[in-house]
Molecule: c-di-GMP-I-GGC riboswitch aptamer
Organism: Actinomycetota bacterium
RNA sequence: UCCCGAAAAGGCAAACCCGUCGUGAGGCGGGGGCGCAAAACCAGGGGUCUCGGGAAUCCGAGAUAGCCCAGUUGCCGAAG
Numbered sequence: 001u002c003c004c005g006a007a008a009a010g011g012c013a014a015a016c017c018c019g020u021c022g023u024g025a026g027g028c029g030g031g032g033g034c035g036c037a038a039a040a041c042c043a044g045g046g047g048u049c050u051c052g053g054g055a056a057u058c059c060g061a062g063a064u065a066g067c068c069c070a071g072u073u074g075c076c077g078a079a080g
Stems, first nucleotide, its partner, number of pairs: 003080001004077002011036002016031006034066001040072002044069003047064007
């Protein structure tokens, strides 16, 4: 350094509840804690979801990074 994920410190935070914003998917804040070594960033590709249009293949605008891939950055260090 790469693979890897024992230990410790610290970090993040699903469902659900409350508040708030949004037509909606959903976002943000608080509580909560299922889990997570990239559960950090990123919407480029695929998937899923929402709204609008269309007879329809579909088109347009969005959401999701805790669905997968690509890209960027990155804590600790036992064994191998």